[in-house]
The part of an RNA shown here (large-subunit ribosomal RNA, domain I) has 594 nucleotides and comes from a soil metagenome.
Model confidence (mean pLDDT): 82 of 100.
Context: one part of a larger RNA
RNA sequence: GGCGCAUGGUGGAUGUCUAGGCAUCAGGAGCCGAUGAAGGACGUUGGAGGCUGCGAUAAGCCUCGGGGAGCUGCCAACCAAGCUGUGAUCCGAGGGUGUCCGAAUGGGGAAACCCGGCUGGAGUCAUGUCCAGUCACCCACAUCUGAACACAUAGGGUGUGUGGAGGGAACGUGGGGAAGUGAAACAUCUCAGUACCCACAGGAAGAGAAAACAACCGUGAUUCCGUGAGUAGUGGCGAGCGAAAGCGGAUGAGGCUAAACCGUUUACGUGUGAUAGCCGGCAGGCGUUGCGUAGGCGGGGUCGUGGGACCAUUCAGAUCGUUCUGCCGAGCGGUCAGGGAGUAAGAAAAUCGCGCGUUAGUCGAAGACUUUGGGAAGAGUCGCCAUAGAGGGUGAUAGCCCCGUAGACGAAAACGUGUGAUCUCCCGAGUGGGAUCCCAAGUAGCAGCGAGCCCGUGAAAUUCGCUGUGAAUCUGGCGGGACCACCCGCUAAGCCUAAAUACUCCCUGAUGACCGAUAGCGGACUAGUACCGUGAGGGAAAGAUGAAAAGUACCCCGGGAGGGGAGUGAAAUAGUACCUGAAACCAUGUGCCU
Numbered sequence: 001g002g003c004g005c006a007u008g009g010u011g012g013a014u015g016u017c018u019a020g021g022c023a024u025c026a027g028g029a030g031c032c033g034a035u036g037a038a039g040g041a042c043g044u045u046g047g048a049g050g051c052u053g054c055g056a057u058a059a060g061c062c063u064c065g066g067g068g069a070g071c072u073g074c075c076a077a078c079c080a081a082g083c084u085g086u087g088a089u090c091c092g093a094g095g096g097u098g099u100c101c102g103a104a105u106g107g108g109g110a111a112a113c114c115c116g117g118c119u120g121g122a123g124u125c126a127u128g129u130c131c132a133g134u135c136a137c138c139c140a141c142a143u144c145u146g147a148a149c150a151c152a153u154a155g156g157g158u159g160u161g162u163g164g165a166g167g168g169a170a171c172g173u174g175g176g177g178a179a180g181u182g183a184a185a186c187a188u189c190u191c192a193g194u195a196c197c198c199a200c201a202g203g204a205a206g207a208g209a210a211a212a213c214a215a216c217c218g219u220g221a222u223u224c225c226g227u228g229a230g231u232a233g234u235g236g237c238g239a240g241c242g243a244a245a246g247c248g249g250a251u252g253a254g255g256c257u258a259a260a261c262c263g264u265u266u267a268c269g270u271g272u273g274a275u276a277g278c279c280g281g282c283a284g285g286c287g288u289u290g291c292g293u294a295g296g297c298g299g300g301g302u303c304g305u306g307g308g309a310c311c312a313u314u315c316a317g318a319u320c321g322u323u324c325u326g327c328c329g330a331g332c333g334g335u336c337a338g339g340g341a342g343u344a345a346g347a348a349a350a351u352c353g354c355g356c357g358u359u360a361g362u363c364g365a366a367g368a369c370u371u372u373g374g375g376a377a378g379a380g381u382c383g384c385c386a387u388a389g390a391g392g393g394u395g396a397u398a399g400c401c402c403c404g405u406a407g408a409c410g411a412a413a414a415c416g417u418g419u420g421a422u423c424u425c426c427c428g429a430g431u432g433g434g435a436u437c438c439c440a441a442g443u444a445g446c447a448g449c450g451a452g453c454c455c456g457u458g459a460a461a462u463u464c465g466c467u468g469u470g471a472a473u474c475u476g477g478c479g480g481g482a483c484c485a486c487c488c489g490c491u492a493a494g495c496c497u498a499a500a501u502a503c504u505c506c507c508u509g510a511u512g513a514c515c516g517a518u519a520g521c522g523g524a525c526u527a528g529u530a531c532c533g534u535g536a537g538g539g540a541a542a543g544a545u546g547a548a549a550a551g552u553a554c555c556c557c558g559g560g561a562g563g564g565g566a567g568u569g570a571a572a573u574a575g576u577a578c579c580u581g582a583a584a585c586c587a588u589g590u591g592c593c594u
Base pairs, nucleotide, nucleotide: 001593002592003591004590005589006588007587008586009585015579016544017543020515021514022512023511024510025509026508027507028506029504030503031167032166039101040100041099042055043054044053046079047078049075050074051073061095062094063093064092065091066090070083071082072081106115107114108113116135117134118133119132120131121130122129137164138163139161140160141159142158143157144156145155171202172200173199174198175197176196182189186236212219213218223250224249225248226247227246233241234240254496255495256494257440261299262298263297264296265295266294267293268292269291270290276289277286278285279329280328281327282326283325284324304474306439307438308437309436310433311432312431313430314429315428317336318335319334320333321332322331323330338427339426340425341424342423350422351421352420353419354418355417356416357415358414359413361409362408363407367382368381369380370379371378383400384399385389391403392402393401445469446468447467448466449465450464451463455481476491477490478489479488480487531538532537551578554565555564556563557562
């Protein structure tokens, strides 16, 4: 020096574990914000720091409930000073306080800072100073003013508004909108209206009550699922893309306007010959009350077996008022009666009662002995409960030790939900007539150019946009895939609409042929921390003594670190560098070889 064996060191694999994750299911909740959000800065406990909580009333204040013996949050002990059966700490509900920044909003600004005006107050001899409140912009409404320019308008001022502004994981609607890729290259095409950007909304959004489908039979708003069907189609007919009707289900809901006509009101124009007008008849009376145009308001009306207006006519409970006056008739309005409906559309608010649920909680059965052991829940013996033998903990493996579990109860307050009442709103019903009027206009259609539909311009309908042109009113108009005829369906150019559907930042419960510390979220631990970067941004490592600190009093060596005794403990080769403790690597002892 090499090769073995043994014993150690180093190291932290492996095993076991779990405080944390992941996924799914069910239920709940689904917006927050100028009454100042989301998110932060700085403070705040008697004692340094971090986390949590809280806000100068600062680990907290008040009220109402629960609970019942200790408490002054955690890392995290120690000391001090206190609180508590006059019910603390703790849990829940409702209030109060809530510095500064942040939409940030008195002005400014390099966020958490600087500087102000006005009103009231504190203080000072007075000023400085301090406290409370208020002062941004835009919009809507009301109102006062008010140019160029006479009226006017623009502009300006004031007041009112739980009007707006900003934030939110995914889901939604709209406006923009790629490329890598595939086509085995590539240009039409595809990827894909995807990713991404922007705007806006809600707990869902969007869509939605046929100018629809269908096919000579019929269906009857929308949405979603299955099927139809990888079909019909489309396509350098390549790669690919790719319906609909129908059928089976989930859900189920339908409403309101515009116009004609009537009344009223405002503005403008016009108008007397009392021949227009004042509901009709008779009589009296009034005197521009009239008519036309435009706008507002109320009634009316809302449909495709076309509907409505209009005209005529039949039947309609009581009572009061009214239409210039009196009588009769007719009309209109109020109240009651009768009927219907309702705060999710169709108008809109509130109160009360009852039930259920959520936000704290409560009760909750049944076991002892012996034995091994440090320790019993193990083993043995004899019992018990079970609407409870889910699970967790306890010094090893517990139905009967503890927490729970099955089951049964519980709310002063707040919220949700259902129901009822009060309450609120609405309501004449028919028949007939076809002379007149209405039935959504720069719209439909057409042309050009685009887009979107299974549809790439094609024979290309239907739908949407821009430019140009530009109808009709029911004997009207649109569609049924160029176009025409017949036939059939529907009634555009106004609006609203729950449910079935999508998603999960969040809360609760449950489950797992999910992970078990190089795994599982990046993060089981002071983690979006430390650290890196000018910045956008990137982004770790790091778990385990023991049942219990019982964390080694005391002695010895040493400056200490560290160790040797002694002691604790079942164990210290469990000593906080702590469970197990592999390998590489380094030693010591020993055997063999050289």